[in-house]
RNA sequence: GCGGUGGUAGCUCAAAGGUAGAGCACGAGGCUGCCAAGCUCGUGGUGGGAGUUCGAUUCUCCUCCACCGCA
Numbered sequence: 001g002c003g004g005u006g007g008u009a010g011c012u013c014a015a016a017g018g019u020a021g022a023g024c025a026c027g028a029g030g031c032u033g034c035c036a037a038g039c040u041c042g043u044g045g046u047g048g049g050a051g052u053u054c055g056a057u058u059c060u061c062c063u064c065c066a067c068c069g070c071a
Base pairs, nucleotide, nucleotide: 001070002069003068004067005066006065007064010024011023012022013021018054026042027041028040029039047063048062049061050060051059
C1' cells in the first nucleotide's frame, strides 16, 4: 500500500429499515437479628462526519481505532 472482519450500556454479547434488548455490574426497595444470596424496580449506549429514506444500529461514501491476510 491492497483486501477482509469488527467497533452498540461500566464489561460480555443480541437486534440486520419501523421508538435498541439480555446477562453480569451499579443504584433503590423489600427480605434478614446483621451481612450475603435470591426477589422487585430503576439508571445508563449505536466510534466520528456526510448521503439515501417518511424513518438508519441496519443501506451508500469518507474518516478514526483494533485484529487478520497479501504484498
The RNA shown here (transfer RNA) has 71 nucleotides and comes from Chondromyces pediculatus. RNAcentral holds the sequence, with entries from ENA. The prediction has a mean pLDDT of 82. Rfam family: tRNA. Rfam classes the family as a transfer RNA. NCBI's taxonomy places the organism under Bacteria, Pseudomonadati, Myxococcota, Polyangiales, Chondromyces.